RNA sequence: CAGUUACCAUAAAUAAUUGUGGCUUCAUACAGUAAUGUAUGUCGAAUAACUCCUCUAAUUGUCUGGGAGGCUUUAAAAUGCUAAUCAGCAGCGAAGGUUGAGGGGAACCUCUUCAACGUUCAGAGACUAUUAUGUAGGCAACCAAGUGGUGUCGAAACGGGGAGAAUCCUAGUAGGAUUGUGAUAUAGUCCGAUCUAUAGAUGAAAAUUUAUA
Numbered sequence: 001c002a003g004u005u006a007c008c009a010u011a012a013a014u015a016a017u018u019g020u021g022g023c024u025u026c027a028u029a030c031a032g033u034a035a036u037g038u039a040u041g042u043c044g045a046a047u048a049a050c051u052c053c054u055c056u057a058a059u060u061g062u063c064u065g066g067g068a069g070g071c072u073u074u075a076a077a078a079u080g081c082u083a084a085u086c087a088g089c090a091g092c093g094a095a096g097g098u099u100g101a102g103g104g105g106a107a108c109c110u111c112u113u114c115a116a117c118g119u120u121c122a123g124a125g126a127c128u129a130u131u132a133u134g135u136a137g138g139c140a141a142c143c144a145a146g147u148g149g150u151g152u153c154g155a156a157a158c159g160g161g162g163a164g165a166a167u168c169c170u171a172g173u174a175g176g177a178u179u180g181u182g183a184u185a186u187a188g189u190c191c192g193a194u195c196u197a198u199a200g201a202u203g204a205a206a207a208u209u210u211a212u213a
Stems, first nucleotide, its partner, number of pairs: 007022006023044001026041006050164006060090002063088004069082003091119003097114001100111004123191001125190004137153003141150003165179006196213007
């Protein structure tokens, strides 16, 4: 660059396959006036899942319970190991909401109750959310001695809160419904992680773990 295939995301792979999720078509049940929602099955035809502002704290217990797929062993299994990931209890938590109390002229401030959500839950882990053709932050060496300078790499919500926009519905014209999953580390920089070699410990092996370079 061209062709083929393919609904979207993610992991793996002997690359168009498989696992785990999401959405969609149709059907049934329940709720609702309805849009539509939940659950089960089915489908992959069609089609995409909006914008801006704001918060980034906690990050603990060697905590607990599951687990597709894969590895080892085996005639086949079990056992063992690993693992995408699904959750539970306690504790803790920024902004916003909420209960109660106190302070203040007011705006508001402090403590506190509760709920959602988050953390725990990366590869053991560390740091960075109003900022950018070099900001935050990291790293190595050098300079400086005060929190800096030179060099080099270089960034992020898919979560919480608020406000809009689009499409649709309507018994009550002012309300309602929908706008996906991904963060059990997403992006960036590091690292004891990973990679290589050697030597041990446990083990049937797979594998886990320690030390040195």
This is a predicted structure of a 213-nucleotide RNA (Group I catalytic intron). Its Rfam family is "Group I catalytic intron". From the family's description: Group I catalytic introns are large self-splicing ribozymes. Its family is annotated with Group I intron splicing in the Gene Ontology. The family has 12 seed sequences and 5,602 matches in Rfam 15.1. The literature on the family includes a 1996 paper in Science by Cate et al., "Crystal structure of a group I ribozyme domain: principles of RNA packing".